[in-house]
RNA sequence: ACCAGAGUAGCUUAAUGGUAAAGCUUUAGAAUCAUAAUCUAAUGAUAAUAGGUUCAACUCCUGUCUCCGGUA
Numbered sequence: 001a002c003c004a005g006a007g008u009a010g011c012u013u014a015a016u017g018g019u020a021a022a023g024c025u026u027u028a029g030a031a032u033c034a035u036a037a038u039c040u041a042a043u044g045a046u047a048a049u050a051g052g053u054u055c056a057a058c059u060c061c062u063g064u065c066u067c068c069g070g071u072a
Base pairs, nucleotide, nucleotide: 001071002070003069005067006066007065010024011023012022013021018055026042027041028040029039030038048064049063050062051061052060
């Protein structure tokens, strides 16, 4: 330099155009003589970033940034 992939909650991952889900974590409560495990509830992401297409975009298209892999 070129090719291909990824970026979503504190962490790990879903969601193939119709308004973002779950587990772990955290907090509170229950239970226990007490702790852990267990049970219940709550909290939390405008989706890396800037544009475009569309009635509607995490999703489709383009640029930029970061990370990983490959070719030379």

Transfer RNA from Yeosuana sp., 72 nucleotides, folded computationally. The coordinates come from a structure-prediction model, not an experiment, and the mean pLDDT is 82. It matches the Rfam family "tRNA". By type it is a transfer RNA. Rfam describes the family as follows. Transfer RNA (tRNA) molecules are approximately 80 nucleotides in length. The RNAcentral record of the sequence draws on ENA.